Description
The prediction has a mean pLDDT of 77. Bacterial RNase P class A from an Acidimicrobiia bacterium, 346 nucleotides, folded computationally. The sequence is in RNAcentral, with records from ENA.

C1' cells in the first nucleotide's frame, strides 16, 4: 500500500412555527400546562414461549418437527465451546452429520455389461475336439475381469509368486471394513498393538426403520358492563257468583324474571425471562451472580407529521397492534476492532 476474511455500531443533526396520540395537574365550560411518544430490522409470521380459553384416568393410532458431543436458556429448529467431513495457500467459511446385511424404489445419456454384475475388443486354448509331414497348426467346445474401450460410477492400490492365460489363487506392504485390548477426554472422537475374512458399491430434505419432542385453538384468545330484540318460563282476568267446580266472553294481552350472539363500552393492555452502567465475581465462551441507575408508545379505523432556516460525509431499507427470545430477509452513507496472504521500504 493492495487484496481479503470476521465481529461490533450508528441510521443526518441543530433551531423555529403549526400540528397529532397517551398520561398528570389546573379549569365550570371552551381550553391552558407539564411529560413522553417506533425499529435494527418495529417486516416475513418461519420457529420457541409466556399468557388465554376448551378438551384431558392412564395409555396409544396417525400427522408433524428434530437428529455428532458437553454446555447455556424459561424454551427452542437458536447461542457458544469442542469433535468429525469438505472448501480455501491463510485469516475463516460450509454441514439435517442416526440406519443402506429389516423391507420396497430410484438411477438419462454412453456401454457388451449398472448390482451379489459383464466376453465387446483383447489374452489363452493346458483339458477336451479336428487336423497333423508327428514339430506343431486350427481357434471348435471352452477358461480369463491382467489390458483397450464406456460412464459420475465396472465388485480395493502397488510389487512379488502363480498359471495355458488369469485372478485375493497365494504372499508383502498400503487403504478401507468388522472384533478384541491398551492411552487420552466428561463426552462426540483420537492415539497405538494385535488378529480375521481378503473388500461389502450410490442413494434415507426417496418410501421406511430407529430416537426425540408435540392435545387443540389463538389477543378477532379470553373476560365483564348497561339497555333493549328472538326466545323461555312463573303468575295475573272480565261474566254468571258469597266461594270453589263447571260454563260462557274477551284478549293474544299485562306484571316479574331469566335471556345466546352481532353493534357499542371497559378490561386484557403493557413493570418486564425489563433498560443503561459496572474497574465487580463465576466461566475460555454462550451465560449466570451481584451492585448502582431508569421508567421507555400503548393507539382502535388506528397517534411521530409538515414548513422555514444553518450545517455535514447529504441521510437508505422501511413503521408499533397482546407481549418476549430466536432465524430469515431488506438496507443510502459512514464508523470502530481482531485477524491472513502479497508487494515495497527501513
Nucleotide at each position: 500500500c493492495g487484496a481479503g476474511c470476521c465481529g461490533g455500531u450508528g441510521a443526518g443533526a441543530c433551531g423555529a412555527u403549526c400540528g397529532c396520540g397517551g398520561c398528570c395537574a389546573c379549569u365550570c365550560u371552551c381550553g391552558u400546562g407539564g411529560u413522553c411518544g417506533a425499529g435494527g430490522a418495529a417486516a416475513g409470521u418461519c420457529c420457541g414461549g409466556a399468557c388465554u380459553c376448551c378438551a384431558c384416568a392412564g395409555g396409544g393410532c396417525a400427522u408433524g418437527a428434530c437428529g455428532c458431543u458437553g454446555g447455556g436458556u424459561a424454551a427452542c429448529a437458536c447461542c457458544c465451546a469442542g469433535g468429525c467431513g469438505g472448501g480455501g495457500c491463510a485469516a475463516c467459511c460450509c454441514g439435517a452429520c442416526g440406519g443402506a446385511c429389516a423391507g420396497u424404489g430410484c438411477a438419462u445419456c454412453a456401454g457388451a455389461g449398472a448390482g451379489c454384475a459383464g466376453a465387446c475388443c483383447g489374452c489363452c486354448g493346458a483339458u477336451g475336439g479336428c487336423c497333423u509331414u508327428c514339430g506343431g497348426g486350427c481357434a471348435c467346445a471352452g477358461g480369463u475381469a491382467a489390458g483397450g474401450g464406456u460412464g459420475a460410477a465396472a465388485c480395493g492400490g502397488u510389487g512379488g509368486g502363480g498359471u495355458a492365460a488369469g485372478a485375493g489363487c497365494c504372499c508383502a506392504c498400503c487403504a478401507g471394513c468388522g472384533c478384541a485390548c491398551c492411552g487420552a477426554g466428561u463426552g462426540a472422537u483420537c492415539g497405538g498393538u494385535g488378529c480375521g475374512g481378503c473388500u461389502c458399491g450410490g442413494u434415507a430434505a426417496a418410501c421406511c426403520c430407529c430416537g426425540u419432542c408435540a392435545g387443540g385453538a389463538g389477543c378477532a384468545a379470553g373476560a365483564c358492563c348497561a339497555a333493549g330484540c328472538a326466545g323461555g318460563a312463573a303468575c295475573c282476568g272480565g261474566a254468571c257468583g258469597g266461594c270453589c267446580c263447571g260454563u260462557c266472553c274477551a284478549a293474544u294481552g299485562g306484571u316479574u324474571c331469566c335471556g345466546g350472539g352481532u353493534a357499542g363500552g371497559u378490561c386484557g393492555c403493557u413493570c418486564g425471562a425489563g433498560g443503561u452502567c459496572g474497574u465487580c465475581c463465576g466461566g475460555c465462551a454462550a451465560c449466570g451472580g451481584c451492585g448502582a441507575u431508569c421508567c421507555c408508545a400503548g393507539a382502535u379505523a388506528g397517534a411521530u407529521g409538515a414548513u422555514c432556516g444553518u450545517c455535514c460525509a447529504c441521510g437508505a431499507c422501511a413503521g408499533g397492534a397482546u407481549c418476549c427470545g430466536g432465524c430469515u430477509u431488506a438496507u443510502a452513507c459512514g464508523c470502530c476492532g481482531a485477524c491472513u496472504c502479497g508487494c515495497a521500504c527501513a

The source organism's lineage runs through Bacteria, Bacillati, Actinomycetota and Acidimicrobiia.